[in-house]
RNA sequence: GUCUGAUAAAGGCAAACCGUAAGAAAUUAUGGGACGCAAAGCUACGGGUCUGGAGGGAGAAAAUUCCUAUGAUCGCCGGGUUACCGAA
Repeated sequence: GUCUGAUAAAGGCAAACCGUAAGAAAUUAUGGGACGCAAAGCUACGGGUCUGGAGGGAGAAAAUUCCUAUGAUCGCCGGGUUACCGAA
C1' cells in the first nucleotide's frame, strides 16, 4: 500500500414513532428517540421504487379516472468518489 473487518479501542450515523416547520403529495429540515449501520459519508450516473401539483387524454360538463418527472428516495441495488481505527 492492497484485500479484509475482532465479542478490540476511540469516535460517528440514526429506522419506526412523537412534536414543530416546509410541501399538492411522495418526502424533507429540525428537536426528541434507537431498529439497525464499517461507508447508514458524498454523488440521482444506470436500474428499481414512491408521488402526480403543473401538463396531456377520457368524460357534454362537474365529479371521477388514466398517462406523464422535471419531484422524491443513496437506510432498495449497482456504479463513481472521499475517508476513521486496527487484530487475524
This is a predicted structure of an 88-nucleotide RNA (c-di-GMP-I riboswitch aptamer) from a bacterium.
It matches the Rfam family "c-di-GMP-I riboswitch aptamer". Its family is annotated with cyclic-di-GMP binding in the Gene Ontology.
Model confidence (mean pLDDT): 88 of 100.
It was read from a public genome assembly, where an Rfam model found it.